Predicted 3D model of a 71-nucleotide RNA (transfer RNA) from a Candidatus Pacearchaeota archaeon. Its Rfam family is "tRNA". The RNAcentral record of the sequence draws on ENA. The prediction has a mean pLDDT of 82.
C1' cells in the first nucleotide's frame, strides 16, 4: 500500500428494513439483628458523517478504531 472482518448499556452479547432484547454489573425497595444470598423494580446502548427509503441498528458510500491476511 491492497483486501477481508468487527464496532449495540459499565462488561459480554442477540437482533439483517417497521418503536433494540438478554446476562452480569449499578441504584431503590422487601426480606435479615448486620452482611451476604434471594425476590421485586428502575436507569442505562446501535462508533462518526452522508446517501437510498414512507421508515435504517439493518442496505450503499466515506471516515475512525481494533483484528486477520497478502505484498
Nucleotide at each position: 500500500g491492497c483486501g477481508c472482518c468487527a464496532u449495540u448499556a459499565g462488561u459480554u452479547u442477540a437482533g439483517u428494513g417497521g418503536u433494540a432484547g438478554a446476562a452480569c454489573g449499578u441504584g431503590a425497595c422487601a426480606u435479615u439483628g448486620c452482611c451476604a444470598a434471594u425476590g421485586u423494580u428502575a436507569a442505562g446502548a446501535c462508533g462518526c458523517g452522508a446517501g437510498u427509503u414512507c421508515g435504517a441498528u439493518u442496505c450503499u458510500c466515506g471516515c475512525a478504531u481494533g483484528g486477520c491476511g497478502c505484498a